[in-house]
Record summary: A computed fold for a 528-nucleotide part of an RNA from Halomonas socia, annotated as small-subunit ribosomal RNA, 5' domain. Its mean pLDDT, the model's own confidence on a scale to 100, is 87. The organism belongs to Halomonas, within Bacteria.
Context: one part of a larger RNA
RNA sequence: GAUUGAACGCUGGCGGCAGGCCUAACACAUGCAAGUCGAGCGGCAGCACGGGAAGCUUGCUUCCUGGUGGCGAGCGGCGGACGGGUGAGUAAUGCAUAGGAAUCUGCCCGAUAGUGGGGGAUAACCUGGGGAAACCCAGGCUAAUACCGCAUACGUCCUACGGGAGAAAGCAGGGGACCUUCGGGCCUUGCGCUAUCGGAUGAGCCUAUGUCGGAUUAGCUAGUUGGUGAGGUAACGGCUCACCAAGGCGACGAUCCGUAGCUGGUCUGAGAGGAUGAUCAGCCACAUCGGGACUGAGACACGGCCCGAACUCCUACGGGAGGCAGCAGUGGGGAAUAUUGGACAAUGGGCGCAAGCCUGAUCCAGCCAUGCCGCGUGUGUGAAGAAGGCCUUCGGGUUGUAAAGCACUUUCAGUGAGGAAGAAGGCCUUGGGCCUAAUACGCCCAAGGGAAGACAUCACUCACAGAAGAAGCACCGGCUAACUCCGUGCCAGCAGCCGCGGUAAUACGGAGGGUGCGAGCGUUAAUC
Repeated sequence: GAUUGAACGCUGGCGGCAGGCCUAACACAUGCAAGUCGAGCGGCAGCACGGGAAGCUUGCUUCCUGGUGGCGAGCGGCGGACGGGUGAGUAAUGCAUAGGAAUCUGCCCGAUAGUGGGGGAUAACCUGGGGAAACCCAGGCUAAUACCGCAUACGUCCUACGGGAGAAAGCAGGGGACCUUCGGGCCUUGCGCUAUCGGAUGAGCCUAUGUCGGAUUAGCUAGUUGGUGAGGUAACGGCUCACCAAGGCGACGAUCCGUAGCUGGUCUGAGAGGAUGAUCAGCCACAUCGGGACUGAGACACGGCCCGAACUCCUACGGGAGGCAGCAGUGGGGAAUAUUGGACAAUGGGCGCAAGCCUGAUCCAGCCAUGCCGCGUGUGUGAAGAAGGCCUUCGGGUUGUAAAGCACUUUCAGUGAGGAAGAAGGCCUUGGGCCUAAUACGCCCAAGGGAAGACAUCACUCACAGAAGAAGCACCGGCUAACUCCGUGCCAGCAGCCGCGGUAAUACGGAGGGUGCGAGCGUUAAUC
């Protein structure tokens, strides 16, 4: 000199853009953060509508009725493995770069083939019972895109090459003939379902090289190193096991100890390098601590399950409940770090045919000079060089065109008026095309229509009034830009280094003056 996730002191007008627990991976009150689908299913608690009955006060009350819109709870599907947080652990099961072969991959895309016919249960519900509660037990009824056989098998898998094994589910819209038990069948369109192949995406695995300090750590290793066989895995493999051999690593630093998430990057530097890994992005690890598996395409799963431990809470003492390193917020720790805010309008995600619902992701707002950038705190004129202050050799000098005065301007802030873009898609109507038996339905394209904005009292523009509301901080001995007076008297004090102060201190304290930066300026800490 540059820099910072900074803090502290003094000061503080506005805006834009960013950033904001670096410490206790300490403990957490409260609210919210993952749901959705009635176009899978049986149903129907609540709400609204319709129908019926009764009562009367004649327009209300009560009851019945899944008939309709819808829908609590339940079965079922998909999603809760993403998104969000943190950096404890990890020196290599990690990360970075470059390769590799023995693998899986829901949703998505392309292709081929199919979607036939049956069965038995079970929640919800009802009845009974147990418990303080959490919740649980028994009996009875019922549905499905839940579950299980059978049939079929292009391709698929196994094979001793003879053969063998293995699948599915329906739902919704529309409809001219024909059939009908009046439910529908049947046709068609869309969404699904099954099998297989390929792709895309994601993931698992292997190898090489690189990846902090310590030798006051020199030897380490028995599933250890390799082989055969078996098991296991989606997959290779001591991954696991039986047997056999005695190997494997190490001064090119094994092992042990300490420290640490890694990278793109960031800071500095002419570079080489050094330091660092906040924000943003990629990967990894973790979710009170330790262990385990289940489900699933995917987890050994932050807001799932089980066991153990510590802690907290409830209890009728028998037994139960919980996990903010999600967003806010609280206590604590600390030099130190924000609101228990708004909205799903946009972007993105989950579910859904869709309408839509959910979304503390996200977009915004609030707080903080924490940083960077921009703007303002007036402009011109004005010598009687006013008054006052300070200095003085008492003549004057300086503050100083500075002020006052005169003439102007109105950025920003204030008040009022106007006022975009962020909104496109979906939805509805019309027209054309595709599909089709069909001028239904559905899909695509075009035109038109209306609704939808958290921010937002926004940005931006115009008008109004008046210089009006807006300057400090550090320093002035040398380094280092900037000097005098008074006070003090090795005291009080200063200080980054050299060093100042013991009666004329440009070095302490105050004042006047000056210098530097300026909504900041200094100090401290840290890095180059």